RNA sequence: CUUAUCCAGAAAGGCAGAGGGACAUGGCCCGUUGACGCCUUAGCAACCGCUCAAAGUAAAAUUUGAGAAUUGGUGCUACUUCCAUCCCGCAGAAAUGCGGGAAAGAUAAG
Numbered sequence: 001c002u003u004a005u006c007c008a009g010a011a012a013g014g015c016a017g018a019g020g021g022a023c024a025u026g027g028c029c030c031g032u033u034g035a036c037g038c039c040u041u042a043g044c045a046a047c048c049g050c051u052c053a054a055a056g057u058a059a060a061a062u063u064u065g066a067g068a069a070u071u072g073g074u075g076c077u078a079c080u081u082c083c084a085u086c087c088c089g090c091a092g093a094a095a096u097g098c099g100g101g102a103a104a105g106a107u108a109a110g
Base pairs, nucleotide, nucleotide: 001110002109003108004107005106006105011041012040013039014038015037019030020029021028024085025084026083027082042077043076044075047073048072050067051066052065053064054063055062081104086101087100088099089098090097091096
């Protein structure tokens, strides 16, 4: 950089000690009844890989569907990616609400 996914799911113990939920602002939350982080164990999921079937091909590549599950590689285990912000539409007198898209981010594969 490209593609796919992001309203599902899954926590205990130990260490440590003040902020944390990516960044900015606002909101809403978590946190000395110990959060965030690190380690261990356990678990969730099924992206890649694996197995089976079908399509495809001269054979491959490739595509689709189904399956198992860590002693194959990752990832994840508060809150929708916690929510909004930018654009469009609808409702509303407005505040604002609802829906869609984008941007940014995260993860996987290349």
SAM riboswitch aptamer (S box leader) from uncultured Nemorincola sp., 110 nucleotides, folded computationally. The sequence is in RNAcentral, with records from MGnify.